Predicted 3D model of a 72-nucleotide RNA (transfer RNA) from Actinokineospora alba. Its Rfam family is "tRNA". Rfam describes the family as follows. Transfer RNA (tRNA) molecules are approximately 80 nucleotides in length. RNAcentral holds the sequence, with entries from ENA and Rfam. Lineage of the source: Bacteria > Bacillati > Actinomycetota > Pseudonocardiaceae > Actinokineospora.
RNA sequence: UCCCCUGAGGUGCAACAGGUAGCACGCCCGGCUGUUAACCGGGAGGACCAGGUUCGAGUCCUGGUGGGGGAG
Numbered sequence: 001u002c003c004c005c006u007g008a009g010g011u012g013c014a015a016c017a018g019g020u021a022g023c024a025c026g027c028c029c030g031g032c033u034g035u036u037a038a039c040c041g042g043g044a045g046g047a048c049c050a051g052g053u054u055c056g057a058g059u060c061c062u063g064g065u066g067g068g069g070g071a072g
Stems, first nucleotide, its partner, number of pairs: 001071007010025004019055001027043005048064005
C1' cells in the first nucleotide's frame, strides 16, 4: 500500500425479503423465605462515525474509523 471478514444495551448473541431491535446472563425494584441463595413478577439500558438510495435502512451503496486475517 492492497484484499477479505467484522463493529448492535455492561457481556455474549438473534433479526435476514428493507417495515417501529429481541433473547440469555448481569444490573435495579418488588414478591417468596427466619436470612442468603434459588425461584417468581416488574423495570432501566443499545445500532462505530459521516453521507447516499428509499415512503421507510441494524439490514443496501460510498467514504472514514476501531478490531481480526491475508498478500507484497